A computed fold for a 77-nucleotide RNA from a bacterium, annotated as transfer RNA. Rfam family: tRNA. The family's RNA type in Rfam is transfer RNA. Model confidence (mean pLDDT): 81 of 100. It was read from a public genome assembly.
């Protein structure tokens, strides 16, 4: 320098031909259960979908640019 993949909740990750208020597990909080803890049950909080712009009635999803992470190739040494 080039190519590929990835970026969505605190963590690990889903998200089908664009379509209604964006989800799961774990974690966190409250309550119940217990003598207490754990487990279990119920409920709840928590997300500018990396960033900017564009297309569209409508974008996590499509397009362009850009940042970061990983892998591969090439160049230099």
């Nucleotide at each position: 320098a080039g190519g590929c993949g990835g970026u969505u909740a605190g963590c690990u990750c889903a998200g089908u031909u664009g379509g209604c208020u964006a989800g799961a597990g774990c974690g966190c909080c409250a309550c119940g259960u217990u003598g207490a803890c754990a487990u279990c049950g119920u409920g709840g909080a928590g997300g500018u979908c990396g960033c900017u712009g564009g297309u569209u009635c409508a974008a996590g999803u499509c397009c362009a640019g850009u940042a970061c992470c990983g892998c591969c190739u090439a160049c230099c040494a």